[in-house]
RNA sequence: GCGGGGGUUGCCUAGCCUGGUCAAAGGCGCGAGGCUUAGAACCUCGUCCCAUAGGGGUUCGUGGGUUCAAAUCCCACCCCCCGCACCA
Numbered sequence: 001g002c003g004g005g006g007g008u009u010g011c012c013u014a015g016c017c018u019g020g021u022c023a024a025a026g027g028c029g030c031g032a033g034g035c036u037u038a039g040a041a042c043c044u045c046g047u048c049c050c051a052u053a054g055g056g057g058u059u060c061g062u063g064g065g066u067u068c069a070a071a072u073c074c075c076a077c078c079c080c081c082c083g084c085a086c087c088a
Stems, first nucleotide, its partner, number of pairs: 001084007010028003020068001029047006048057003061077005
C1' cells in the first nucleotide's frame, strides 16, 4: 500500500442491513432492599448528567454531510485486529 473485520454506557456485548417507538436489549460489576443466626447463592429495584417530580440535557472513535429526525445512510480522517503485497 491492497482486501476484510471492528471502535456503543465502568467492562463484555446486541442494536446498524430496513432511520423515529433509543439513554440504547442482555450479561458482569457496583449500590439499595428481600431472604439468612451470618454469609454465599437466589429474588426485586436502581446504576450518563440535572431535577422532589413531571420533565430537561448531552451521548455510540473524530470531524463533516443528508434528513423534520442519524448508533443506524453518505464522505474524509484516526485507532485496533486478520490476511496479502512491498522493503530490508
Molecule: transfer RNA
Organism: Candidatus Nitrosocaldus sp.